Predicted 3D model of RNase P RNA and transfer RNA as a complex of 430 nucleotides. It holds a member of the Rfam family "Bacterial RNase P class A". The prediction has a mean pLDDT of 77.
[in-house]
RNA sequence: UAGGAGAAACAGUCGCGCUCCAGAUUUCAAUUUGAAGUGAGGAAAGUCCGAGCUCCGGAGAAUCAAGGCGCCCGGUAACACCGGGGCGGAGUGAUCCGACGGAAAGUGCCGCAGAAACCAUACCGCCCGCCAUUGGCGGGUAAGGGUGAAAUCGUGGUGUAAGAGACCACGGCCACCGACAGUAAUGCCGGUAGCGGGCAAACCCCGCCUGGAGCAAGGCCAAAUAGAGGAAGAGGGGUUGAUUCGCCCCGCUACCAUUCCCGGGUGGGCCGCACGGAGUGGCCGGGUAACCGGCUCACCAAGAUAAAUGGCUGUUGAGUUCCUUAAGGGGACUUACAGAACUCGGCUUAUCUCCUG
RNA sequence: GGCCCCAUCGUCUAGUGGUCCAGGACAUCACUCUUUCAAGGUGAAGACACGGGUUCGAUUCCCGUUGGGGCCG
Numbered sequence: 001u002a003g004g005a006g007a008a009a010c011a012g013u014c015g016c017g018c019u020c021c022a023g024a025u026u027u028c029a030a031u032u033u034g035a036a037g038u039g040a041g042g043a044a045a046g047u048c049c050g051a052g053c054u055c056c057g058g059a060g061a062a063u064c065a066a067g068g069c070g071c072c073c074g075g076u077a078a079c080a081c082c083g084g085g086g087c088g089g090a091g092u093g094a095u096c097c098g099a100c101g102g103a104a105a106g107u108g109c110c111g112c113a114g115a116a117a118c119c120a121u122a123c124c125g126c127c128c129g130c131c132a133u134u135g136g137c138g139g140g141u142a143a144g145g146g147u148g149a150a151a152u153c154g155u156g157g158u159g160u161a162a163g164a165g166a167c168c169a170c171g172g173c174c175a176c177c178g179a180c181a182g183u184a185a186u187g188c189c190g191g192u193a194g195c196g197g198g199c200a201a202a203c204c205c206c207g208c209c210u211g212g213a214g215c216a217a218g219g220c221c222a223a224a225u226a227g228a229g230g231a232a233g234a235g236g237g238g239u240u241g242a243u244u245c246g247c248c249c250c251g252c253u254a255c256c257a258u259u260c261c262c263g264g265g266u267g268g269g270c271c272g273c274a275c276g277g278a279g280u281g282g283c284c285g286g287g288u289a290a291c292c293g294g295c296u297c298a299c300c301a302a303g304a305u306a307a308a309u310g311g312c313u314g315u316u317g318a319g320u321u322c323c324u325u326a327a328g329g330g331g332a333c334u335u336a337c338a339g340a341a342c343u344c345g346g347c348u349u350a351u352c353u354c355c356u357g
Numbered sequence: 358g359g360c361c362c363c364a365u366c367g368u369c370u371a372g373u374g375g376u377c378c379a380g381g382a383c384a385u386c387a388c389u390c391u392u393u394c395a396a397g398g399u400g401a402a403g404a405c406a407c408g409g410g411u412u413c414g415a416u417u418c419c420c421g422u423u424g425g426g427g428c429c430g
Stems, first nucleotide, its partner, number of pairs: 001357006008316007016039004021034005041337001045348002048346005053214004066210005071085005086100001087098004101205002106203002108199003123145002125141007153171006172195002175192004180187002218271004229261004233256001235250005277300001279299003282295005317335008358429007367383004375413001385401005406422005
C1' cells in the first nucleotide's frame, strides 16, 4: 500500500418479543400457564444518491423555469454506483487521486504589490538625439532586473543604434484538415493558420436527466360526546330487589321530551408489513472485468409500536501486561463500532481482530 | 420514522471570495469621576462549530462530520 475473511464459540441458568399448539378463566374478544420454533448489522447509522410501492397533478410530446449530472466504452431495473480504458497528477515503488465538457460565444472578478492583470503600457535598465558637471528633456526598445499566485511561447542564432516571432533552426501549446491504430475517448505522423493569462465548486453556453409528495404515503373497521339530516312520536326517565300506588324531573301539536336510522371518521384497532425474489450459495458456460445465461444441485422464515433480540456463571479462542521459565505454565485486564421500524441497489461515515500479495 | 432550516466574541448581530485589526451594541475587566455607589468618560480582553476540497487567496463556494431548531397523524 492493495485485496480478502470474521464480527468470538460451546454448555448451564434466569428473563424478553413474535408465530403456532395444548390447558385454565371466559358468551365472544381478551388474559394467563406450559411446550416447540424463531429472534439485528457490516455498517441496521448519515438520510447523500438511485428504484420498488402509494396518493395527488397531467393525460402525447415539446418548450420555459428550477435542480442535478458532465473524458470514452461497457454493466445494471436505475444511479452521482460498479468494471475496463484514455488523459492529467502524486509516489523510489507496489499503488493511489481526479466535480476530467466549454475561458478561441458573451458578461463579471483578479485585493496588496507592480509600468501593466487583458488592452493598453514602461519603474530601474539598454540605445539615439538635444541641453549639458553629476544630471535633465524628447524618442525608440521589451533582451536583462524588479513586482506578483499568475507578465505577452522557450532555447540558440541572424539582425539592429539598442532590441523584438521582426526573421531562421529546433522544440512546446492550441485549432482545423488528411493518413494510420483503436468501437470510442485518445495516440502517432504529415500539412495549414497561429502564439492565446487564470477563475465556470462566478453568472453563463452546450449536451443529458428529473412532475410533486412521501408508509405519519395510502386503504379499511369504528366507540363516547357534540352538531347537522331523515323517520316514528304522547309519553319518557329517576326513586325500589321487583310490580302497583305515591313522590321528583322533562315533555304534551310541533322550533317537541324520548327512541331509531344515516353521513362524516376523533380516541382506538386492522391492513399496507415480512414465503419465492431486480433472492443467496455451489457447479457449468460466455466475458479482461463489472456482470450475464443455464442447471429444481442446495438454502431461505426478526417484525416490535415506546419499541423484544438480554444478563450471570464456567470452559475454550484472540489480544495486552506481570511473575516464573529450558520448553512451558500461572495471574490480572480487555474482546470494538454500534442496534432493525415499508423494502431493495449503492455511496459515505464510525470501528475491532486475523490472513495474503 | 420521514422532510426541511441554521451555526460569527459570554449574549444579540453586521460582513457573503481580497490582507487595514472580522465591525457594532449589551455584558466583563482596568483606570478616571464622586465622600461612596450608580450613571458618564477612556482603554483592554474576547468569536467565524470541526475536518477535507476548489481557488493565488475561503467566515463566504462544494463535500463530509458534529450540534441545535422546526414541520408532518